[in-house]
C1' cells in the first nucleotide's frame, strides 16, 4: 500500500432481515441466609453501541471518511 474481520456496561460476549425502554454471564453495591464468613437466594447502580458527518418517519444495525485491533496479500530498488 491493497483487501477482509473486529471495535457495544469494569471483563467476557449477544444484539447482524433497520423498528418502539439497548441485553446476557462475570465482577461490582444493598439485602436475606449465617455466630462469622463462603456458598446460595432477591434486588440495585453502571453504556449518548470506536469518533463525526450522511441516507431514513426511524440506525448499535446502512452508506462514507477517520481512529485503534487482528489476518492476509504486495513491496523491500
Nucleotide at each position: 500500500g491493497c483487501a477482509c474481520u473486529c471495535g457495544u456496561a469494569g471483563c467476557u460476549c449477544a444484539g447482524c432481515u433497520g423498528g418502539a425502554u439497548a441485553g446476557a454471564g462475570c465482577a461490582u453495591c444493598g439485602g436475606a441466609c449465617u455466630a462469622c464468613g463462603a456458598a446460595u437466594c432477591c434486588g440495585g447502580g453502571g453504556g449518548u453501541c470506536g469518533g463525526a458527518a450522511g441516507u431514513u418517519c426511524g440506525a448499535a444495525u446502512c452508506u462514507u471518511c477517520c481512529c485503534g485491533a487482528g489476518u492476509g496479500c504486495a513491496c523491500c530498488a
A computed fold for a 77-nucleotide RNA from a Cytophagaceae bacterium, annotated as transfer RNA. It matches the Rfam family "tRNA". Rfam classes the family as a transfer RNA. The prediction has a mean pLDDT of 80.